[in-house]
RNA sequence: AGGCAGCCGCGUGGGUUUAUGCUCGCGAGGAAAGUCCGGGCUCCACGAAGCAAGAGUGGCGGGUAACGCCCGCCGGGUGAGGCCUUGGGCGCAAGCCUUGGGACGAAACUCAGGGAAAGUGCCACAGAGAGUAUACCGCCGAUGGAGCCUAAAGCUCACAGGCAAGGGUGAAAGGGUGCGGCAAGAGCGCACCGGGGCAUUGGCAACAAUGUCCGCAUGGCAAACCCCACUCGGAGCAAGGCCAAAUAGGGGUCUCGCGCUUGGCAACAGGCAGGGGAGUUUCGCCCCGAGAGACCCGGGUUGGCUGCUAGAGCGGCUUGGCAACAGGUCGCCCAGAUGAAUGGCUGCCGCUGCUUGGCAGGUCGAAAGAUACCGCAAGCAGAGACAGAACCCGGCUUAU
Numbered sequence: 001a002g003g004c005a006g007c008c009g010c011g012u013g014g015g016u017u018u019a020u021g022c023u024c025g026c027g028a029g030g031a032a033a034g035u036c037c038g039g040g041c042u043c044c045a046c047g048a049a050g051c052a053a054g055a056g057u058g059g060c061g062g063g064u065a066a067c068g069c070c071c072g073c074c075g076g077g078u079g080a081g082g083c084c085u086u087g088g089g090c091g092c093a094a095g096c097c098u099u100g101g102g103a104c105g106a107a108a109c110u111c112a113g114g115g116a117a118a119g120u121g122c123c124a125c126a127g128a129g130a131g132u133a134u135a136c137c138g139c140c141g142a143u144g145g146a147g148c149c150u151a152a153a154g155c156u157c158a159c160a161g162g163c164a165a166g167g168g169u170g171a172a173a174g175g176g177u178g179c180g181g182c183a184a185g186a187g188c189g190c191a192c193c194g195g196g197g198c199a200u201u202g203g204c205a206a207c208a209a210u211g212u213c214c215g216c217a218u219g220g221c222a223a224a225c226c227c228c229a230c231u232c233g234g235a236g237c238a239a240g241g242c243c244a245a246a247u248a249g250g251g252g253u254c255u256c257g258c259g260c261u262u263g264g265c266a267a268c269a270g271g272c273a274g275g276g277g278a279g280u281u282u283c284g285c286c287c288c289g290a291g292a293g294a295c296c297c298g299g300g301u302u303g304g305c306u307g308c309u310a311g312a313g314c315g316g317c318u319u320g321g322c323a324a325c326a327g328g329u330c331g332c333c334c335a336g337a338u339g340a341a342u343g344g345c346u347g348c349c350g351c352u353g354c355u356u357g358g359c360a361g362g363u364c365g366a367a368a369g370a371u372a373c374c375g376c377a378a379g380c381a382g383a384g385a386c387a388g389a390a391c392c393c394g395g396c397u398u399a400u
Stems, first nucleotide, its partner, number of pairs: 002349007010027007029386001033397002036395005041236004054232005059073005074113001075111004081104001083102003087098004114227002119225002121221003136167002138163003143160002145157004175193006194216001195214008240306005250297007259272005274288004313332008351382006358376002361374002363370002
């Protein structure tokens, strides 16, 4: 999430009236939506507690009736930036530029943010190796071996073997950088950074800082199973409660009634008698022939009433708190429809666009003047979204 006024209309409440009516008040939302969480309320189930299963939540503290929500904080990620540094280039030098690496890190955004040292499982493709890590290219070959050499020294080979620095693969290859060291290398040694254990200090805590020890020992995935901690009974206002007419059907009580006959076990069929209808009457035709009436009971359909709107309410001021929020005080009443009201028209103002230098103005210009833009005025035109209560409230999400 346009405002005000008038007229007409709709729903509802009050007043008045026998009634029609008249009059006064009120009448959608920020999301009324999705029905995704959390509650109130209602019914059902249930002795309490626990266990198991299932579902959900997952840093810490606070707020709240409660929450998966909100506030504050912590940690991780992205990251402006400056700092340190290997290599390269320029320079006499100071220093500058640049490839790469490292730790720090503002604001903002973001995190399904418990546990990967309980166990199981998975890690495609590529790659030598993907989990008890590996050795394709590569480096070395000190030591041992072979060869040259009379021999030593030296040289060669790359045979035994050593290595994991560099290359390559990958999302990921068992810390990173530098110096030393070495035959070559490697936490092999050292410094700094990272990581882990312990202690101290600060903090309610998550966690942080400092010290010390450990060369580093366990790669990733839990939005795979799983483990840990905590929470959870189900259905929903078509919940639930009350009332009732007609009709149909069910049950009960009472009263009245259920002709004769043949066949058939019976259902049933036939005859006679009886009643009714159309018809003036008879004959004939059609229909009926075992239930009917009164009263009571409970249920269903349908309808009505209720639940139903004054509430974890709204607004102002104030106190506490960083904040979410809480307390105090004053004021206010703000939809209750049910084939489901909440709308339409007109006028003025507001909004947007265009035109007119029109101009007391701003701006430009020395001025005449110009006018993209700001402002003012007039005229013309236009727009007005998403959507719409249905028991109520707190959130989230989505639409606009």

Notes
Bacterial RNase P class A from uncultured Erythrobacter sp., 400 nucleotides, folded computationally. Rfam family: Bacterial RNase P class A. Its family is annotated with ribonuclease P activity, tRNA processing and dimeric ribonuclease P complex in the Gene Ontology. Its mean pLDDT, the model's own confidence on a scale to 100, is 76.